Predicted 3D model of a 1402-nucleotide RNA (small-subunit ribosomal RNA) from an uncultured bacterium.
It matches the Rfam family "Bacterial small subunit ribosomal RNA".
The RNAcentral record of the sequence draws on ENA.
RNA sequence: AAUUCGCCCUUAGAGUUUGAUCCUGGCUCAGGACGAACGCUGGCGGCGUGCUUAACACAUGCAAGUCGAACGAAGCUCUCUCAAUUGCGUUUUCGGACAAGAGGAGGAGAUGACUGAGUGGCGGACUGGUGAGUAACGCGUGAGCAACCUGCCCUCCGGUGGGGGACAACAGUUGGAAACGACUGCUAAUACCGCAUAACGUAGAUCUGCCGCAUGGCGGAACUACCAAAGAUUUAUUGCCGGAGGAUGGGCUCGCGUCUGAUUAGAUAGUUGGUGAGGUAAUGGCUCACCAAGUCGACGAUCAGUAGCCGGACUGAGAGGUUGACCGGCCACAUUGGGACUGAGAUACGGCCCAGACUCCUACGGGAGGCAGCAGUGGGGAAUAUUGGGCAAUGGACGAAAGUCUGACCCAGCAACGCCGCGUGAAGGAAGAAGGCCCUCGGGUUGUAAACUUCUUUUAUCAGGGACGAUAAUGACGGUACCUGAUGAAUAAGCCACGGCUAACUACGUGCCAGCAGCCGCGGUAAUACGUAGGUGGCAAGCGUUGUCCGGAUUUACUGGGUGUAAAGGGCGUGUAGGCGGGAUUGCAAGUCAGGCGUGAAAACUAUGGGCUUAACCCAUAGCCUGCGUUUGAAACUGCAGUUCUUGAGUGAUGGAGAGGCAGGCGGAAUUCCUAGUGUAGCGGUGAAAUGCAUAGAUAUUAGGAGGAACACCAGUGGCGAAGGCGGCCUGCUGGACAUUAACUGACGCUGAGGCGCGAAAGCGUGGGGAGCAAACAGGAUUAGAUACCCUGGUAGUCCACGCUGUAAACGAUGAGUGCUAAGCGUUGGAGGGUUUCCGCCCUUCAGUGCUGGAGUUAACGCAUUAAGCACUCCGCCUGGGGAGUACGACCGCAAGGUUGACACUCAAAGGAAUUGACGGGGACCCGCACAAGCGGUGGAGCAUGUGGUUUAAUUCGAAGCAACGCGAAGAACCUUACCAGCUCUUGACAUCUUCUGAUCACCCUAGAGAUAGGUCUUUCCCUUCGGGGACAGAAUGACAGGUGGUGCAUGGUUGUCGUCAGCUCGUGUCGUGAGAUGUUGGGUUAAGUCCCAUAACGAGCGCAACCCUUAUUGUUAGUUGCCAGCAUUCAGUCGGGCACUCUAGCGAGACUGCCGGUGAUAAACCGGAGGAAGGUGGGGAUGACGUCAAAUCAUCAUGCCCCCUAUGAGCUGGGCUACACACGUGCUACAAUGGACGGUACAACGAGUUGCGAGGCCGCAAGGCUUAGCGAAUCUUUAUAAGCCGUUCUCAGUUCGGAUUGCUCUCUGCAACUCGGGAGCAUGAAGCCGGAAUCGCUAGUAAUCGCGGAUCAGAAUGCCGCGGUGAAUACGUUCCCGGGUCUCGUACUCACCGCCCGUCA
Repeated sequence: AAUUCGCCCUUAGAGUUUGAUCCUGGCUCAGGACGAACGCUGGCGGCGUGCUUAACACAUGCAAGUCGAACGAAGCUCUCUCAAUUGCGUUUUCGGACAAGAGGAGGAGAUGACUGAGUGGCGGACUGGUGAGUAACGCGUGAGCAACCUGCCCUCCGGUGGGGGACAACAGUUGGAAACGACUGCUAAUACCGCAUAACGUAGAUCUGCCGCAUGGCGGAACUACCAAAGAUUUAUUGCCGGAGGAUGGGCUCGCGUCUGAUUAGAUAGUUGGUGAGGUAAUGGCUCACCAAGUCGACGAUCAGUAGCCGGACUGAGAGGUUGACCGGCCACAUUGGGACUGAGAUACGGCCCAGACUCCUACGGGAGGCAGCAGUGGGGAAUAUUGGGCAAUGGACGAAAGUCUGACCCAGCAACGCCGCGUGAAGGAAGAAGGCCCUCGGGUUGUAAACUUCUUUUAUCAGGGACGAUAAUGACGGUACCUGAUGAAUAAGCCACGGCUAACUACGUGCCAGCAGCCGCGGUAAUACGUAGGUGGCAAGCGUUGUCCGGAUUUACUGGGUGUAAAGGGCGUGUAGGCGGGAUUGCAAGUCAGGCGUGAAAACUAUGGGCUUAACCCAUAGCCUGCGUUUGAAACUGCAGUUCUUGAGUGAUGGAGAGGCAGGCGGAAUUCCUAGUGUAGCGGUGAAAUGCAUAGAUAUUAGGAGGAACACCAGUGGCGAAGGCGGCCUGCUGGACAUUAACUGACGCUGAGGCGCGAAAGCGUGGGGAGCAAACAGGAUUAGAUACCCUGGUAGUCCACGCUGUAAACGAUGAGUGCUAAGCGUUGGAGGGUUUCCGCCCUUCAGUGCUGGAGUUAACGCAUUAAGCACUCCGCCUGGGGAGUACGACCGCAAGGUUGACACUCAAAGGAAUUGACGGGGACCCGCACAAGCGGUGGAGCAUGUGGUUUAAUUCGAAGCAACGCGAAGAACCUUACCAGCUCUUGACAUCUUCUGAUCACCCUAGAGAUAGGUCUUUCCCUUCGGGGACAGAAUGACAGGUGGUGCAUGGUUGUCGUCAGCUCGUGUCGUGAGAUGUUGGGUUAAGUCCCAUAACGAGCGCAACCCUUAUUGUUAGUUGCCAGCAUUCAGUCGGGCACUCUAGCGAGACUGCCGGUGAUAAACCGGAGGAAGGUGGGGAUGACGUCAAAUCAUCAUGCCCCCUAUGAGCUGGGCUACACACGUGCUACAAUGGACGGUACAACGAGUUGCGAGGCCGCAAGGCUUAGCGAAUCUUUAUAAGCCGUUCUCAGUUCGGAUUGCUCUCUGCAACUCGGGAGCAUGAAGCCGGAAUCGCUAGUAAUCGCGGAUCAGAAUGCCGCGGUGAAUACGUUCCCGGGUCUCGUACUCACCGCCCGUCA
């Protein structure tokens, strides 16, 4: 928050738009389910389930038969009789005869538990399958039939008499390939047919009782007519016929409910109704004849699409949503379509007939078939099982029964397809094995896990016993379940995930590749997101993925949403249907509420029990089935009917206001044009121009005229109108609103889908009109271009009449109506009252129109009695962005176009309001050598130096706008050095550890470019407990060393920059849903967020300032190496002496707006002044807030990771970093007379110095050399200052300017100056005569100018860091350029304008 009267119960959310926030809004996820499928894996059992696709086609077998107690005949069997035949034997005249027995033709009779045909009966309308069709009384639910049927079954009543003629089978003949017939003849019945009997039957007419919602129904009486039967077997039954009733099963009718589309709006002729007839079990246009013209439809007909319906199932808190597998009820279908027959029942899955398609057989004439029964096959498909056993049980058909039949059913088989259960072992077992993985190398983890010890045996295997299911017999399952025993841990674990959502993390590989991904998103060299491994989490004989449904989604909102700006109020009115509707009262009882009754099948679900070892599963009982119907009651509310009322609404009367509308007429100003006059050279136009007009007289001006359009001032968030809209004046016609009054009507009202009307501008049609303006068009400009903005022209149009169009940011982005809910201030129209001479003013009230604002509301902004508040009624509209208000269709339109209005596809957002920043060729204020005012430069020359480029074996590397470029580098000849070439080394040039040896180094010689190699020579040190240990050196071995190799976008540290700019924050409080705001803003002031005041803020921190250093004044202390006034002494503060002064360096003082005046707000502060060495921060320095720039640096250093490891490490020689068509930066020197040259002469400060500074002296023209005093420094040295000043000269020239370049000769450093150093002398004497566009520094001891010192350093500064000397000019001011600060406005930017973003092309 929903729900609810209220409490309880019940209801879980998350990710993703942004820099962040709140909201709107979509997308996605976590849950559950499945007749599933796919991937990996797979031990057992129980119970279920298993063609969702092709209602595609089907080989084969089976799925419906049964009855002999209905019937005839036949066969078989048995008995009797025995023929032929055979023959134990007897006899014989040997020719034969007799003969038990065997045998069994034929005949007769009988029995049967037999068999397959036929007649007959019953059953094949059940069971089983499927869901094609069907949007329907098909289904569900509830009623009705006074409009019906019902075999078998049950109950009751009655009957069963007597006859007849056939047909199968069979026999014979015969047709046909077959299927199947045809003819003749014989025969039985519970087959068939008359006759009799006959009512409580049926029909007819008559009389009569009772009842009903209508047609009507139920009875009674008597009369007439008509209709029946079957036996069998045996002693007990069972059939059969008629009637009545019941039960069961059906048939028909009706109320209600039952998908989507209006881009389907009209449909219908048997159609709707009536009369009559036919037909049916029965009603009925069901059918027919005639008559009438109806019937259905916006409460959605018709048409199109889709679909079997339900009990239920899944989901959900529920309401709902989705679904209709299995089980159960109903319906429909049976190869497709049609048709009837039989029958109690069918318009019949395993019946018939016809037609079609298909398949098969055929002798070609003709026939046969129907798996959506159970198995099974092919096909389709991601995908779905055995051509099994049995009738033992349950149920069914037949039968009297035994029994037969039963792919119904009961079982078994296959499938982890689902649910449920069990197992794959249990206990002990360590400072914790091995292996794996990680590691900071210490260890951690796998992990009590394993091994090992002890134990158990569910399961498994083997063996034995052995059911229930059947209370007599009969067991497919099945030697199954179950029980017992034995063996032995033995036979049994996988799958997915590990960035967030979402439980679970590391390593390696890869390097925007390979790949992942449900959403957000990962991957471009340190990937918890890819792949693998280890580990972990989850589930577990399964686990994931995919698909579908519900949920979450209050994201279609009934429960339970919105519409000012997010999507969404119709442009406005009028009004139809519909919805809703004022006060009082009476009745009814449709809605509503309560009770009873019926129904709501079973199963399912819930609860409680029970049965399988448990559970799933099964059983029982109860609840539930929220519904419908019926009945009884209640009468508050709604409704209906009646009566009544006046406040809603309307009418009347009386008034005044108004750009309300339509028509006609009139008026003046202005523009333009025409005519005429005056007048002359321009006018016009712009930012500036040009096109244009004008000497043929424009513009200007005066007068007259023409014509069209619009109405200055008044004029006002003033008025009127529904909106669009309406503006000179007058007249006519006309609509509406308002106020007052309270006479009339008496709810007559509100809203309003469709409909109808009105509806700016532009546009269209016809005809007028046309002054000005002005799309299109033309020209001129602007511009890179300019199909624009600006200018000159100019046509439609703008105006009028009539007609069409029907849209606008048609906006208050706010539909209409009614009621209620604080105030305050205006204004328009009216009414009442008070006061008033008048003008006016005040109060109250109604209707409008504005502003401010409270409660409330809102996402916020805002709205706030003119609501966006609180409520009610009705209508329109919305449901992510784009595609798109597009396409198609329909309607409208002359057209332009309008109205209605999608899909595919695509994105994870699109959006609203507000917040912080940043930005703005927005605004306000302020600052800065920012501009301005000045001074001097750079850019031109030569040279120096750095960089780019080029070159090169290499020209090592880095730095890149400001903020790289005399930068790292405070100093590259070797070294440095990192680069290149060549020659070498491989535990290494350097470190540690282990083992062995005791030498090695140095010196010297040889080879070599050297590193190095060989040789000569030489031979250890320290400690000691005497065992040894350590140091050093060499050798060996492997761990390792080493890397100026990469990554500054992995880092630390350091630094630059904005910027010495005045800012950056926090705590608590307050405000805001929140991000955030406030404080920090405002008024003053300051260099300053400096200070003061105000203030929902009060305080605080980092910054500012101050504290620190230096400099400027002074006191004091101390006087050596410093100083010297006086005394004394010198060439000389040299010495004595002194510490007054200078100076040095310690400690102090001093400056604080402290004082005075003014201004200011009695503040802060500012201005002026005094005093003072110094005055408002006295000058200078150090000091750099939060942060920005992925700023710079891996080459100072450190460091993660990666890479090299006889080389990317190390050594050496030589070269290179110094190259040179060129370009740039920073400097030096100049171009000269404010100067050059020469001579003389004066005044510093900061510093440095023993591998040093080096005086003095001597030599050299000089650089410099030789020698050495002094000094580790207030003592000595560097040290001389230079500009300056005083003289001389030059006289405006490429010069006595300028010094490049070059030659010769020297010098210094150094192992070594060739590449490649510095200096000196002599000679040479280039460019350059003040520098284009542009650009830099500086506000006072500053710029400019002059010299001096230092670091680095052997040597090598025009650079750098310091020092002092001389020493200016200018600042009106803040408009502009640049940078910065504060406030504010806008924003679609937030990587922040170097942003974002549109179109075209590729």